A computed fold for a 138-nucleotide RNA, annotated as FMN riboswitch aptamer (RFN element).
RNA sequence: UCGCAUUCUCAGGGCGGGGCGAGAUUCCCCACUGGCGGUAACCAGGCGUGCGCGCCUGGGAGCCCGCGACCCGCGCAAGCGGCUGACCUGGUGUGAGUCCAGGGCCAACGGUUACAGUCCGGACGGGAGAGACGGAGG
Numbered sequence: 001u002c003g004c005a006u007u008c009u010c011a012g013g014g015c016g017g018g019g020c021g022a023g024a025u026u027c028c029c030c031a032c033u034g035g036c037g038g039u040a041a042c043c044a045g046g047c048g049u050g051c052g053c054g055c056c057u058g059g060g061a062g063c064c065c066g067c068g069a070c071c072c073g074c075g076c077a078a079g080c081g082g083c084u085g086a087c088c089u090g091g092u093g094u095g096a097g098u099c100c101a102g103g104g105c106c107a108a109c110g111g112u113u114a115c116a117g118u119c120c121g122g123a124c125g126g127g128a129g130a131g132a133c134g135g136a137g138g
Base pairs, nucleotide, nucleotide: 001138002137007132008131009130010129016030017029018028019027031118032117033107034106035067036066037065038064042059043058044057045056046055047054048053062105063104071082072081073080074079087103088102089101090100091099109121110120111119
């Protein structure tokens, strides 16, 4: 210096107003929310400079890629397999699914006086992963 094993810690947000109704945070109108890793031409800071720019660090996508969760099957179990939502238009540009502008779309299962992304429950659960420590070994 690399960071394997082990261990520890952390790791999901949102119904506010109005309408109809016996009854709805479930319907209708307006609103509100966006897990983890990757990518990213954008943003911020720093360093260097031959002033063209280059490099470093951090942030940056719900609908681009991958993953988790939920659900289904198998298994005594560990676990394995399956399933797994949603984006267009215009602008800039060599280049944008990511930037800017506009419009749109999506959101497990069970429950419920009435149909749920937002309420209650499984769940004081699980977990992608993040951080810390770091024997051995190279």
The coordinates come from a structure-prediction model, not an experiment, and the mean pLDDT is 82. Its Rfam family is "FMN riboswitch aptamer (RFN element)". Gene Ontology term of the family: FMN binding.